[in-house]
RNA sequence: ACAGAUAAAGCCAAACCCGUCGUGAGGCGGGGACGGAAAGCCGCGGGUCUCGGAGGGAGACAGCCAGGUUGCCUUGA
Numbered sequence: 001a002c003a004g005a006u007a008a009a010g011c012c013a014a015a016c017c018c019g020u021c022g023u024g025a026g027g028c029g030g031g032g033a034c035g036g037a038a039a040g041c042c043g044c045g046g047g048u049c050u051c052g053g054a055g056g057g058a059g060a061c062a063g064c065c066a067g068g069u070u071g072c073c074u075u076g077a
Stems, first nucleotide, its partner, number of pairs: 002076001003074002011036002016031006034063001040069003045065002047061005
């Protein structure tokens, strides 16, 4: 480097509910677990979404895909 189990130690936390911030998509905190082997981090590519009369405008999503980067554990080969 490959692979990811009916394993182990830990980790994250969808929907929904409460609080809070935001015009909004949504963010954050608490509860909660559908899931996740990068569901850690990065809005640079595609995509979706919001605001806006509109844009080559301003934003949101890293748990949509691809990519970059760092990284725990281990049966196996």

c-di-GMP-I-GGC riboswitch aptamer from Desulfonema magnum, 77 nucleotides, folded computationally. Taxonomically the source falls in Desulfonema (Bacteria, Thermodesulfobacteriota, Desulfobacterales, Desulfococcaceae). Model confidence (mean pLDDT): 82 of 100. The sequence was found by an Rfam model in a public genome assembly. Its Rfam family is "c-di-GMP-I-GGC riboswitch aptamer". Gene Ontology term of the family: cyclic-di-GMP binding.